[in-house]
A computed fold for a 78-nucleotide RNA from Sphingobium estronivorans, annotated as c-di-GMP-I riboswitch aptamer. Rfam family: c-di-GMP-I riboswitch aptamer. Rfam's curators write: GEMM was predicted in a large-scale screen for bacterial structured RNA regulatory elements.
RNA sequence: UCCCGAUAAUGGCAAACCGGCGGUGACGCCGGGACGCAAAGCCUCCGGCCUUGGUGACAAGGGAGCGGGGCUGUCGAA
Numbered sequence: 001u002c003c004c005g006a007u008a009a010u011g012g013c014a015a016a017c018c019g020g021c022g023g024u025g026a027c028g029c030c031g032g033g034a035c036g037c038a039a040a041g042c043c044u045c046c047g048g049c050c051u052u053g054g055u056g057a058c059a060a061g062g063g064a065g066c067g068g069g070g071c072u073g074u075c076g077a078a
Base pairs, nucleotide, nucleotide: 004076005075012037013036017032018031019030020029021028022027035065041071042070043069045068046067047066049062050061051060052059053058
């Protein structure tokens, strides 16, 4: 340094659900709340999923907490 990863340490994030606001919607943001997370930090490039429109081909979106990939990054027992 890389792989790897703990009932270790220091910190971090925050599912469901509830309240408010925005959006036709998927869903997003803020507050509360913690199921979990070593990238649950960032990016829709690939596959899949979801929404709206369309008979359809498809188009425009959503999602990074579905998997892969890219970039960056904390700690150090075996």
The sequence was found by an Rfam model in a public genome assembly. The coordinates come from a structure-prediction model, not an experiment, and the mean pLDDT is 90.